[in-house]
Context: one part of a larger RNA
């Protein structure tokens, strides 16, 4: 000097409290463990693994397992020899397909006065290739303490030294933020500010977005003409700084209380993650050291498997109803995406779709009728008109192909389940519930994950405990 202590001060934090609302019981859906299996491909394992890499495993991916084939090789470069039937579409035979033979049409390389250069293919040789092992050799990227308030240097001073001090002390703050004393005195990483965005207002611009005022038209609708006022779009200004007024306070920082203001003390959200900690994770994203394969641990096909099911965890959907379910009516959004696309009107089908193609390379056109909520009837507490699993049987749509192992449709079927035990998790406001809606992935799949908006609470006396962090201090058989 660091750990560390059921030491001891103090201070924060949805930590706990006071509250909502879940999980843990059920039925799927995911993911894990086990376990099966010829394979169930591999990493991820307390917090910081488990709807995590994977933002979308039928085939392909895919790296696995069985059979089937190649061997300079599917990919590259160099060097030597040889070669002109380079190649492209087609259709055939054998085959599970990879390949393998054989036809048909186009077609048979450029370049040079030559030698030759250049491009193709054979073959031989360097060699390629390897999701093989090593994250305990490594860069890179990440997560986690923690958006916690720390972490250092130079000089100088005190210490025989290790090392102290500055950075403690008295206040303050969300902060090592500010202030005020101080053998310090300054400075760097960090805080904060400077970025985006969201709430206010102005100016410019006015189509594709609006439409007060005037006209015209129509069953209706900015629909025309017309207008730049509003909304809105999107560029650039302005707005807030504790700036003002009391109080307090050490005359300080600051704190409380009030004006005025769209907005008040960090105005809300996001991006930013000091020095390190966890031999934290990744050699399977990519790079890379060694070592390890080389007629196989490389590559190329078929067909299976990652979806197995006695179990056991974690994530989540739907619910157990009457703040509900049915049926009819019936209104208001953001934000995104679209040309191998989004696909409208308009017919057909109960539907799932299907015909069909208007328009749009987008404020114009499509996706896109948002839902919950609102109003009117039915249902009256029961395993029900609650629940929707299972399962039968006809269908739709993607794709070569939906058996293994796909999403939906209608018909019949109608299990569990009556609010969940010890535990447990989230969450302080437009937030927690709760509605739906959109993308990315994506031929086809969303109960997951990113975004968007509709409604829209309750509780916080307070810091004794519980968990984690600072920060001073004291122990200490610990380094």
């Nucleotide at each position: 000097u660091g750990g560390c202590g059921g030491g001891g001060g103090u201070c924060c934090g949805c930590a706990c409290a006071a509250g909502c609302g879940g999980u843990g019981g059920a039925g799927c859906a995911u993911g894990u463990g086990g376990u099966u299996u010829a394979a169930u491909u591999c990493g991820a394992u307390g917090a910081u693994a488990c709807g995590c890499g994977a933002g979308g495993a039928a085939c392909c991916u895919u790296a696995c397992c069985a059979g089937g084939g190649c061997u300079u090789g599917a990919c590259a470069u160099u060097a030597u020899a040889u070669u002109a039937g380079a190649g492209a579409a087609g259709a055939g035979u054998a085959g599970a397909g990879a390949u393998a033979c054989a036809c048909u049409u186009c077609g048979u390389c450029a370049u040079u006065u030559a030698g030759u250069u250049g491009g193709g293919a054979u073959a031989u040789a360097a060699c390629a290739g390897g999701u093989g092992c090593u994250g305990c050799a490594u860069g890179g990227c990440u997560g986690u303490c923690g958006u916690c308030a720390g972490c250092u240097c130079g000089u100088g001073u005190c210490g025989u030294g290790a090392g102290a001090u500055g950075u403690u002390g008295g206040g303050u703050u969300a902060a090592g933020u500010c202030c005020c004393g101080c053998a310090a005195c300054g400075a760097g990483c960090g805080c904060a500010a400077c970025c985006c965005u969201c709430a206010u207002u102005c100016u410019u611009a006015g189509u594709u977005g609006c439409u007060a005022a005037c006209g015209g038209a129509u069953a209706a609708u900015g629909c025309c003409g017309a207008g730049a006022a509003c909304u809105c779009u999107a560029a650039g200004g302005a707005a807030a700084c504790u700036g003002c007024u009391g109080g307090u306070g050490u005359u300080a920082a600051g704190c409380c209380a009030g004006a005025g203001g769209a907005a008040g003390g960090u105005g809300g959200g996001g991006a930013u993650g000091a020095c390190g900690u966890c031999a934290a994770g990744u050699c399977c994203u990519c790079a890379u050291g060694g070592c390890c394969c080389u007629u196989a641990c490389g590559c190329c096909c078929u067909g299976g498997g990652c979806u197995a099911c006695a179990c056991a965890c974690g994530u989540g959907c739907u619910a157990c109803a009457a703040u509900g379910g049915c049926g009819g009516u019936g209104a208001c959004a953001g934000a995104a995406a679209g040309u191998u696309g989004c696909g409208a009107a308009a017919u057909c089908g109960c539907g799932a779709g299907a015909u069909g193609g208007a328009g749009c390379u987008a404020a114009u056109c499509u996706u896109u009728u948002a839902a919950a909520a609102g109003c009117c009837g039915c249902c009256u507490c029961a395993g029900u008109u609650c629940g929707g699993a299972u399962u039968g049987c006809a269908c739709u749509c993607u794709g070569c192909a939906a058996c293994u192992c796909g999403a939906g449709u209608g018909c019949a079927u109608g299990a569990a389940g009556u609010u969940g035990g010890a535990a447990u998790c989230g969450c302080u406001a437009g937030u927690a519930a709760u509605c739906g809606c959109a993308a990315a992935u994506c031929a086809g799949c969303a109960g997951g994950u990113u975004g968007c908006g509709g409604u829209g609470a309750a509780u916080a006396c307070g810091u004794u405990c519980c968990c984690g962090g600072g920060u001073c201090u004291u122990g200490u058989a610990c380094a």
Annotation
The part of an RNA shown here (small-subunit ribosomal RNA, 3' major domain) has 479 nucleotides and comes from an uncultured bacterium. The full RNA is in RNAcentral, with records from ENA.